[in-house]
């Protein structure tokens, strides 16, 4: 520099254009002689910008960052 990918709670990972969820961590309660295990609750994210569309994580333009191939 050209081609291809990916970005989603703290981590990991789903989501046919139509309420973003699971597990894992964490909080809080039951349990328990303590902790641990169980359990039962919360907490908590869509890389940024624009755009289309009743409605975008999902389509589209654009920037950043990371991965891969070629040179």
């Nucleotide at each position: 520099u050209g081609g291809g990918g990916a970005a989603u709670c703290g981590u990991c990972u789903a989501a046919u254009g139509g309420u973003a969820g699971g597990a894992c961590g964490c909080g809080u309660g039951c349990c328990u002689u303590u902790g641990g295990c169980g359990c039962a609750u919360g907490c908590a994210a869509u890389c940024g910008g624009g755009g289309u569309u009743c409605g975008a994580g999902u389509c589209c333009c654009u920037g950043u960052u990371c991965c891969c191939c070629a040179g």
The RNA shown here (transfer RNA) has 71 nucleotides and comes from a Patescibacteria group bacterium. The coordinates come from a structure-prediction model, not an experiment, and the mean pLDDT is 80. Its Rfam family is "tRNA". The family's RNA type in Rfam is transfer RNA. About the family: Transfer RNA (tRNA) molecules are approximately 80 nucleotides in length. The source organism's lineage runs through Bacteria and Bacteria candidate phyla.